Notes:
This is a predicted structure of a 90-nucleotide RNA (Glycine riboswitch aptamer). Model confidence (mean pLDDT): 80 of 100. Rfam family: Glycine riboswitch aptamer. Gene Ontology term of the family: glycine biosynthetic process.
RNA sequence: AUAAAACUCUGGAGAGACCGGUUCGAUCCGGCGCCGAAGGGGCACGAAGCGACAGCUUCCAAACUCUCAGGCAAAAGGACAGAGGGGCGC
Numbered sequence: 001a002u003a004a005a006a007c008u009c010u011g012g013a014g015a016g017a018c019c020g021g022u023u024c025g026a027u028c029c030g031g032c033g034c035c036g037a038a039g040g041g042g043c044a045c046g047a048a049g050c051g052a053c054a055g056c057u058u059c060c061a062a063a064c065u066c067u068c069a070g071g072c073a074a075a076a077g078g079a080c081a082g083a084g085g086g087g088c089g090c
Base pairs, nucleotide, nucleotide: 007084008083009082010081011080016032018031019030020029021028033072034071035070039068040066041065042064046059047058048057049056050055
C1' cells in the first nucleotide's frame, strides 16, 4: 500500500391495519385478493458429452422469471448502495 468476509453507521422499494370466526393480542382456523428486494427453484449465451444428425444430456447469471418460503399500517425485516472496519498474498 492492498482483495474478500465478519462487524458498525447511514440510505433503502413493492403489495388488504381485507372478510367471517376466535383470542388479552399483532396469535390461531377458514375465505378471497395481492407483492418481490431475505432465503430457495427455473431460464439465455457459452462449455463439455452423446447421437439415429432430428435432437438429447450435464454444468452455468441476474434486479429476468416462479412465488415454495417470506411479506402486504407502524415497528421489525430487507436485496442493494455509500462510509467505516478488517486484512491473505505481494